[in-house]
RNA sequence: AAAGUUUGACAGACAAUCGCUGGUGACUUCGGUCACGAGAGGAAAGUCCGGGCUCCGAAGGGCAGGAUGCUGGAUAACGUCCAGUCAGCGCGAGCUGAAGGAUAGUGCCACAGAAAUGGACCGCCGAUGGCCGCUUGCGCGGCACAGGCAAGGGUGGAACCGUGGUGUAAGAGACCACGAGGAACGCUGGCGACUUCGUUCCUGGUAAACCCCAUCCGGAGCAAGACCUAAUGGAACGCGAGCGGCUUCGAGCCGCAGCCUUUGCCCGAGGCGCGUUCGGGUUGGUCGCUGGAACCGUGCAGCAAUGCGCGGUCUAGAUAGAUGAUUGUCGCUUGACGUGGGAGGGUAGUUCCCGUUCAGACCACUACAAGUACAGAACCCGGCUUAUGGCAAACUUUCCAA
Repeated sequence: AAAGUUUGACAGACAAUCGCUGGUGACUUCGGUCACGAGAGGAAAGUCCGGGCUCCGAAGGGCAGGAUGCUGGAUAACGUCCAGUCAGCGCGAGCUGAAGGAUAGUGCCACAGAAAUGGACCGCCGAUGGCCGCUUGCGCGGCACAGGCAAGGGUGGAACCGUGGUGUAAGAGACCACGAGGAACGCUGGCGACUUCGUUCCUGGUAAACCCCAUCCGGAGCAAGACCUAAUGGAACGCGAGCGGCUUCGAGCCGCAGCCUUUGCCCGAGGCGCGUUCGGGUUGGUCGCUGGAACCGUGCAGCAAUGCGCGGUCUAGAUAGAUGAUUGUCGCUUGACGUGGGAGGGUAGUUCCCGUUCAGACCACUACAAGUACAGAACCCGGCUUAUGGCAAACUUUCCAA
C1' cells in the first nucleotide's frame, strides 16, 4: 500500500427569529397571555421471539395442538447472550451449524437400472440332478434344462463397508489379516458435551416424511382494563291530564281542542305529559401513562455473558397524534483554484513509495464547489431481523522485500 476479519463508540455544534405539545409560576375580561424549564432512535421500523402489566370462574389436571432440540453457564424469560465440544468452510484473522433418535416402528429413495434392503440383464459355474456322446467298467467329454453365485461388466447421487488372502464347481464377511465408520461397555482426562486406549457387536440414505424421546407453553391483549358522565331511549313510583269515542280496563288507542316549531299573519306540515329514583349502553372526559429488570460514574466477583455494592441523576407522554421550519456562523468528508514557504517528505527503519525549478511532493493561509445517511415514540422492557452514514481500534493475508 492493497485485500479482508472482528469489535466498539458516534449519529453534527452554536446563535437568532417564527411556531407545536406537556410541566411549574404569575396575570386574566376565564377566551387566554407572559416567563422559566423539558420535548424521538440506534434502529422509534418489521411485529418475528421472550417477559412485565390487565382482564377472562385468580387458572388445577388431562387430551389435542404448538415451540424448542450438542454441553455448561447468564437471565424475569427467550428461539437471545457468553464460554466450550463436535462437524463443515476459509491460506488465515475467523465464519457457519438444518447439532436428539435411522439400533423403536412405518414410509419414501425421481430417471436409469435386473435390483434402491431384497434383486439377476450381460456374466461366472456345472460340484448335485438331467440330457447327449465315448467307454467292458471305473470314468471321461459335451449341452446349459433344473439349479447354484453375486466376483466382474453395465445403471445410478447411492448397489449392502474397503483392500488383500483363504476357500470353492463358481462364489460370497462364509472365514482370516489390515483398515474406515458407528454403537455398547470398561478405562485416561474433563462438571459436562466430548475425548485417549481397549474389548465386543454392527454396517445404504432420508426425521426440512410420519413418528419416538426430552423440556417448555391456559387464552386474549392498553382498542387490555378501572372510574365519572350529557341528551335520547328503557323500568319503577308519585303527581297531573279540556271534550268526545273506542277499549284487552293500562293515561292503552283515536279524533277534536290547546301549546311549541316552521317566515310577521293564514293555510299546510311536523312535534308535545311533569318530577324523582334505578340499571345498561353511546358520546365526552379522567385514570391506566411512564420512576424503570431505568440511566451515568465507580468498586468487587467472574475468561465472559452477567451479578452484587456505593454515589449521583430524573430523562417525551402526544391522542389523529406535538417534538418543526428558516437564516447565519462553525464542524466533518471529497474535489480542486490561488498565494507564500519549500528540498525534502512518508516510515520504527530501508535498497521501498512520492518529489527535487517548464510539470515541484510536503507544509501554512485564504476563498470556492458538492455532500452531510437510514429514518418519527403511541402501555413498558429484553432480544432478533431488516434499513443506514462516515469513524476508530485490534488482528489476518499478500506485495514493496531482502
Notes
A computed fold for a 402-nucleotide RNA from Paenibacillus sp. CECT 9249, annotated as Bacterial RNase P class A. The RNAcentral record of the sequence draws on ENA. Rfam family: Bacterial RNase P class A. By type it is a ribozyme. From the family's description: Ribonuclease P (RNase P) is a ubiquitous endoribonuclease, found in archaea, bacteria and eukarya as well as chloroplasts and mitochondria. Taxonomically the source falls in Paenibacillus (Bacteria, Bacillota, Bacilli, Caryophanales). Its mean pLDDT, the model's own confidence on a scale to 100, is 76. The same sequence occurs in records of 2 taxa.